[in-house]
This is a predicted structure of a 71-nucleotide RNA (transfer RNA) from a Parcubacteria group bacterium. Rfam family: tRNA. The family's RNA type in Rfam is transfer RNA. Rfam links the family to the GO term triplet codon-amino acid adaptor activity. It was read from a public genome assembly. The source organism's lineage runs through Bacteria and Bacteria candidate phyla. Model confidence (mean pLDDT): 80 of 100.
RNA sequence: GCCCUCAUAGCUCAAUGGUAGAGCAGUUGCCUUUUAAGCAAUUGACCCAGGUCCGAUUCCUGGUGAGGGCA
Numbered sequence: 001g002c003c004c005u006c007a008u009a010g011c012u013c014a015a016u017g018g019u020a021g022a023g024c025a026g027u028u029g030c031c032u033u034u035u036a037a038g039c040a041a042u043u044g045a046c047c048c049a050g051g052u053c054c055g056a057u058u059c060c061u062g063g064u065g066a067g068g069g070c071a
Base pairs, nucleotide, nucleotide: 001070002069003068004067005066006065007064010024011023012022013021018054026042027041028040029039030038047063048062049061050060051059
């Protein structure tokens, strides 16, 4: 220098273009002599900018960051 993959919640991961879900973690309550365990509820996210589209996490372009391959 060129090519490929990835970027979603505090962490690990989903989501055929149609209101973004789960587990763990966190918070509150119940239970318990207390803790742990258990039960119920709840907070929290689409890397950035632009384009296509009635509608974009999803498709396209550029950028940023991470990983890999070739030279």